[in-house]
Context: one part of a larger RNA
Molecule: small-subunit ribosomal RNA, 5' domain
Organism: uncultured bacterium
RNA sequence: GGAUGAACGCUGGCGGCGUGCUUAAUACAUGCAAGUCGAACGGACCGAGCCUAGUGGGAAGCUCAGUGAAGGCGGGGAAGGCAGAAAUGUUGGAACUGCUGGAAGUGAGUGGAAAGCUAAAAUCGGUUAGUGGCAGACGGGUGAGUAACACGUGGGUGACCUGCCCCAAAGUGGGGAAUAACUGUCCGAAAGGGCAGCUAAUACCGCAUGUGAUCCACCGUUAUGGCGGUGGAUGAAAGGCUCUAUGAGUCGCUUUGGGAGGGGCCCGCGGCCUAUCAGCUAGUUGGUGGGGUAAGAGCCUACCAAGGCGAUGACGGGUAGCUGGUCUGAGAGGAUGAUCAGCCACAUUGGCACUGAGACACGGGCCAAACUCCUACGGGAGGCAGCAGUAAGGAAUAUUGCACAAUGGGGGAAACCCUGAUGCAGCAACGCCGCGUGGGCGAUGAAGGCCUUCGGGUCGUAAAGCCCUUUUCUGGGGGAAGAGGAAGGACAGUACCUCAGGAAUAAGUCUCGGCUAACUACGUGCCAGCAGCCGCGGUAAAACGUAGGAGGCGAGCGUUAUCC
Numbered sequence: 001g002g003a004u005g006a007a008c009g010c011u012g013g014c015g016g017c018g019u020g021c022u023u024a025a026u027a028c029a030u031g032c033a034a035g036u037c038g039a040a041c042g043g044a045c046c047g048a049g050c051c052u053a054g055u056g057g058g059a060a061g062c063u064c065a066g067u068g069a070a071g072g073c074g075g076g077g078a079a080g081g082c083a084g085a086a087a088u089g090u091u092g093g094a095a096c097u098g099c100u101g102g103a104a105g106u107g108a109g110u111g112g113a114a115a116g117c118u119a120a121a122a123u124c125g126g127u128u129a130g131u132g133g134c135a136g137a138c139g140g141g142u143g144a145g146u147a148a149c150a151c152g153u154g155g156g157u158g159a160c161c162u163g164c165c166c167c168a169a170a171g172u173g174g175g176g177a178a179u180a181a182c183u184g185u186c187c188g189a190a191a192g193g194g195c196a197g198c199u200a201a202u203a204c205c206g207c208a209u210g211u212g213a214u215c216c217a218c219c220g221u222u223a224u225g226g227c228g229g230u231g232g233a234u235g236a237a238a239g240g241c242u243c244u245a246u247g248a249g250u251c252g253c254u255u256u257g258g259g260a261g262g263g264g265c266c267c268g269c270g271g272c273c274u275a276u277c278a279g280c281u282a283g284u285u286g287g288u289g290g291g292g293u294a295a296g297a298g299c300c301u302a303c304c305a306a307g308g309c310g311a312u313g314a315c316g317g318g319u320a321g322c323u324g325g326u327c328u329g330a331g332a333g334g335a336u337g338a339u340c341a342g343c344c345a346c347a348u349u350g351g352c353a354c355u356g357a358g359a360c361a362c363g364g365g366c367c368a369a370a371c372u373c374c375u376a377c378g379g380g381a382g383g384c385a386g387c388a389g390u391a392a393g394g395a396a397u398a399u400u401g402c403a404c405a406a407u408g409g410g411g412g413a414a415a416c417c418c419u420g421a422u423g424c425a426g427c428a429a430c431g432c433c434g435c436g437u438g439g440g441c442g443a444u445g446a447a448g449g450c451c452u453u454c455g456g457g458u459c460g461u462a463a464a465g466c467c468c469u470u471u472u473c474u475g476g477g478g479g480a481a482g483a484g485g486a487a488g489g490a491c492a493g494u495a496c497c498u499c500a501g502g503a504a505u506a507a508g509u510c511u512c513g514g515c516u517a518a519c520u521a522c523g524u525g526c527c528a529g530c531a532g533c534c535g536c537g538g539u540a541a542a543a544c545g546u547a548g549g550a551g552g553c554g555a556g557c558g559u560u561a562u563c564c
Base pairs, nucleotide, nucleotide: 001564002563003562004561006560007559008558009557010556013435014434015433016432017431018430019428020427021393026391027390028389030388031387032386035134036133037132040131041130043128044127045126046125047124048123052119053118054117055116061110062109063108064107065106071100072099073098074097075096080091081090082089083088141346142345143344151270152269153268154267155266156265157264160263161262162261165259166258167257168256169255170254171253172252173207175205176204182197183196184195185194186193187192213234214233215232216231217230218229219228220227221226239251240250241249242248243247272318273317274316279309280308281307284306285305286304287303288302289301290300291299321343322342323341324340325336326335327334328333348369349368350367351366352365371382372381373380374379399425401424402423403422407421408419409418410417411416438468439467440466441465448459449458450457451456473501474500475499476498477497478496482491508553509552510551511550512549513534514533515532519548520547521546522545523544529536530535
C1' cells in the first nucleotide's frame, strides 16, 4: 500500500447493487416451512331434482235439508222542518208490519286435491375422515465429525442399479379370499387401544397365455459374468374417464430392448503440522468352501497357510469439511475457503432396521441416554444446524413482514391446491459505485478572531451585498415494463415523467518534531500527559493541553484485529 462477513470512537443527506451469529453443532415459547389426487375405491354428510308405492290429509266442486239477510211492492205513520198568536194545516217519511225475495253462513251426504311422513331404486353437484396411488430421498439448513478414494483431476466397471421422462416391440383373458372406513361393545385421565360383525378398489393372491426376459444344459464367438444360436424349466398385468357408445379416443397397467439424466463400486496422480510418535497389525495378509449384495471384495463366516505395512515416514498425536474460487503479489508464491456454484458429512447424543427405484431417511419408525413438558402417578409427549422470533454467549450480525404476480418444484386429465424454495419489501454507511450539501460577480480587503518588530500581517472573495440555478428536498398531477392469445402484478401509487415553491433540507474527521504533506501563541513545568519507531515534557515545548492558522481524506474519518 492492498484486503475484510469485521468491531470500536466521533460524525452522518440521498440513490443503485450486494452483504449481514465468524462466538454456544447451546436451549428453545409461538406461528408457518409437504402435500396432492373423488377421473383408483367403499362409505358418511350437505344440497338439487324426477318417478313409483304406501301412508296421511281432508280442500275445491256438486246434491239435499232447514234457516232466512239485502232488495222489491204495499200498509203504517213517529221525530224533525215550514206557515200561523194558537188550534191547526202542510211537509216529511222513521219504527213497526203483510206479501214477495232468496244471499251469506250452518248441518248432512258425495267428492277426493295439496302439504307432510315412510320405503326402495336410480341421477346430478359439493365436501371429505379412511383404504389406495404418487410425492415426503428433491428443495432449504449447518460444518460437529472426517487426513479419508472425503474432495479435485483422469480413467475402469466382461463386477452394477436406475421411479418419473423419450423411442421401439408384445400383451392387457378369466377367477378368488380378505381388510380399513362403518356398526356394536369394552379399556384408558390422556396419548391411544382390544374384541365381534359388514364391505370396496388401480390394495392383496391364485389360474391361463409367454413376444421378450431369467435360470440350466449344449454349441459358436471373445476381453472373466460380453454377444449369438438350439432345447428344457420359471415367471405378467388394472382399471378409470369422455364420446357420435358391439366401437373409438385418452390417461393408465404388464413383460422386454434402447436412450437420456442420476447413482453405486474400483484405480493412477494431487493438496496440513508433528520423529520430543519408530516400529505397527489376528479378520490382520493370502487361499479354499459357504453366505451376502444391484454389484467386485475378509464385506461376513468355517478351515488352512504366515503373511501384510514401514525413514519415499507405517502406527500414534494435533489441526481441518474438500474444490471452483477469494485476497495479495510483476510473477513465482503466500494466505484463505463468508456470500454464489459442485461434491461430501450431519440433523439433541449413540445404535438399528422397515418401506421404497432411491434412505439406514432434518419436519418417518424402533431401542437406549441426557434434557424439557403434561399427568387422574397408572402412563404419555417433544427435538428450529428450515423461515421469522426468544433466551444465553459475545466486540458483534436484521422482520414473529407481503405474495405465489414471475422462475422453479410436488400432486392432478384439468380447473386448481401446496410451496418461509423463490420473488419482493423492512432494518444496518457493513461493503462497492454514483450524486449532492450551490454557481457567477463582489475590496474601502468590513466587523470580529489570532499574531505582531505596533508599521502591519492573516483568516480572505471568505462573509455581507447583487444576479442566477433547482441535482437534491417539500407539495400537486400523471404513472409503468416485468403478463405469453383476452383478463389477471406481491413489489407499487414504486421507478419514471411533469408542474409549483424556495439557497432552500444536508460536513465531518484525523493530523501538523523526523520518517510524513502541514506553525505560531498561551497554559503546564520529568507534573499533567504523548508515543507506530526514534523519542518529547525538569520555566521561552513547532512533540503535552487549548486557541488561531495550515495539511490530508471526505459521508465519511480515525483506531484495533487479521492476511498478503